[in-house]
Annotation
The RNA shown here (Lysine riboswitch aptamer) has 161 nucleotides and comes from a bovine gut metagenome. The coordinates come from a structure-prediction model, not an experiment, and the mean pLDDT is 79.
RNA sequence: UGUAGAGGUCGCAAUUAAAAUAAGUAUAAUUCAUGAUAACUUGAAUUAAAUGAUUGAAUUAGAAAGGGUUAAUUGCCGAAGGAAUUAAUAUUUCAAGAUGUUAAUAUCCUGGGUAUAUAGUUAAUAACUAUAUAACUGUCAUCGUAAGAUGGAGAGCUACA
Numbered sequence: 001u002g003u004a005g006a007g008g009u010c011g012c013a014a015u016u017a018a019a020a021u022a023a024g025u026a027u028a029a030u031u032c033a034u035g036a037u038a039a040c041u042u043g044a045a046u047u048a049a050a051u052g053a054u055u056g057a058a059u060u061a062g063a064a065a066g067g068g069u070u071a072a073u074u075g076c077c078g079a080a081g082g083a084a085u086u087a088a089u090a091u092u093u094c095a096a097g098a099u100g101u102u103a104a105u106a107u108c109c110u111g112g113g114u115a116u117a118u119a120g121u122u123a124a125u126a127a128c129u130a131u132a133u134a135a136c137u138g139u140c141a142u143c144g145u146a147a148g149a150u151g152g153a154g155a156g157c158u159a160c161a
Stems, first nucleotide, its partner, number of pairs: 001161005008077001011076008027061007037048003040097006080110004084105008111137002114134008139152005
């Protein structure tokens, strides 16, 4: 360097389906009250608005996405996930920003899943991420007769060439 392979209390991801959550929420219509603003933020423009903006309440109707769970199928074992940066795109238009989505990157972090605590994301203590702690597990190194102990990281480990 090439080929093949292993990890498992739910190994990882994607797709599809189901039932929940989201939520009696957003939104729409009507009515009442309010009475000048609204379209993410700032500047400029444009549009809507006293034939009633905005906000609140009541009645009627009433979702979806993201996130997760379960099952099946497929592809896999840096599987993949997160952060950062860059680009594209959505939020009326232009400029700057913010947020969301998508893509790329040998730029950085994580061997794997689990539990607990704290912080963040989130509608959510569902889940995820970061940090700490705990035991478990695969692997290698060192020590040991052994049991086992300590330490390392996937750019690793095992087999073959």